Bacterial RNase P class A from a Parvularculaceae bacterium, 381 nucleotides, folded computationally. Rfam family: Bacterial RNase P class A. It is annotated as a ribozyme. Gene Ontology terms of the family: dimeric ribonuclease P complex, ribonuclease P activity and tRNA processing. It was read from a public genome assembly, where an Rfam model found it.
């Protein structure tokens, strides 16, 4: 001294100058303030807030959640412990490249129940579980090819093989019996507990997966700032009321017929064609477009004291920090910092992104610079 890996902080600085948006102030020209992030990002969980829904208590269902204390409005979050894993260091027993066990740092765990049931363990392997025989081992019978039994010690297979390791003892073996280990039950002791020690029983057929169903404990109405309240045009509709106005006949209610008005430049016939039950004017209420609130002073920042290991809490000081229309939040220079590049003058570049009701978390994204640990490598001593 490099390099990885977890943790944690910063994430370009300070002038001027022009522009952008709020607010305040002015008649007005303008003036004075303020003006993205640690993630604003996914919208995954937890809460304020609204508004619907809702008499009490229980059950059922459907989702989540789950090792102990603590923090907190809350929480699936965060501190701190237990308990297992992984490693990497040291000791220690041994039958000494295996293996066991203990005590330390790092680091990881959705970590309740697998002797309540049910299911399920690819592929390889005889076998994956009402306790299993492929090789091997041991008896026995044989026709010698092999078969009948017994046997978890060896051997293969596998993520996982029916408590490990030794010693005894056996025909060979086997908790079959001892000794340590390890496990399940009990006492008893520490500790608020998880859980640990210590001691006594059992030789222990209780294999594994609950993030498969399921079993215990515990939580949980539904929607979301397009949420909700306030004011509201023109237009069209709807209602009240007032004036005016409605040809006759038939009809299977579709319409026909004659009458009657307009058009086809203007009169008259004739012909084609359209029209016929509404039309105004006044008051009222609803929506809708617009517009205001909801909006940002808050579980709120920064300091300092004091409790706690810690996450955090109290208490004192002190400070206002974006509120938009979806749209603003930027650019230019100058000195300076980093990192590349250089013809040594200087050029060029500075991650990821980017508010919209507001908070606590987690996740995700990050050029690059610092700080802590650990761990690897060189090299010194």
């Nucleotide at each position: 001294u490099c390099a990885g890996a977890c943790g944690g902080c910063c994430g370009g600085a300070c002038g001027g100058c022009c522009g952008c948006g709020g607010a305040a102030g002015g008649a007005a020209a303008c003036u004075u303030u303020c003006g993205a992030g640690g993630a604003a990002a996914g919208u995954c969980c937890g809460g304020g807030c609204u508004c619907c829904a809702u008499g009490g208590a229980g059950g059922c269902a459907a989702g989540g959640c789950g090792c102990c204390g603590g923090g907190u409005a809350a929480c699936g979050c965060c501190c701190g412990g237990c308990c297992g894993g992984a490693u990497c260091g040291c000791c220690c027993g041994g039958u000494u490249u295996g293996c066991g066990g203990a005590c330390g740092g790092u680091c990881c765990g959705a970590g309740g129940g697998a002797a309540a049931g049910c299911g399920c363990c690819g592929c390889a392997g005889a076998g994956a579980a009402c306790g299993a025989a492929c090789c091997g081992c041991c008896u026995u019978c044989u026709g010698c090819g092999g078969g009948a039994g017994g046997u978890a010690a060896g051997g293969g297979u596998g993520a996982a093989a029916a408590g490990g390791u030794g010693c005894g003892g056996u025909a060979a073996g086997a908790g079959c019996g001892c000794a340590c280990c390890g496990c399940u039950c009990g006492u008893c002791c520490g500790g608020c507990g998880a859980c640990g020690g210590a001691u006594g029983a059992g030789g222990c057929a209780u294999g594994g997966c609950a993030a498969g169903c399921c079993c215990c404990g515990c939580c949980u109405g539904g929607a979301g700032c397009a949420a909700u309240g306030c004011c509201g045009a023109a237009u069209a509709g709807g209602g009240a009321u007032c004036g005016c106005g409605c040809g006759u006949u038939c009809u299977u209610c579709g319409g026909a017929a004659c009458a009657g008005g307009g058009g086809c430049g203007c009169c008259u016939c004739c012909g084609c064609u359209c029209c016929g039950a509404g039309c105004g004017g006044u008051c009222c209420g609803g929506g809708u477009a617009g517009g205001c609130a909801g909006c940002u002073a808050g579980a709120g920042g920064c300091g300092a004291u004091g409790c706690g290991c810690a996450a955090g809490c109290a208490u004192c000081g002190u400070c206002c920090c974006a509120g938009a229309u979806g749209a603003a939040u930027g650019g230019c220079c100058g000195u300076c910092c980093c990192u590349u590049c250089u013809c040594c003058g200087g050029a060029a570049g500075g991650a990821c992104a980017g508010a919209a009701c507001c908070c606590g978390g987690c996740u995700u994204a990050c050029a690059g610079g610092c700080c802590g640990u650990c761990u690897g490598a060189c090299g010194c001593g």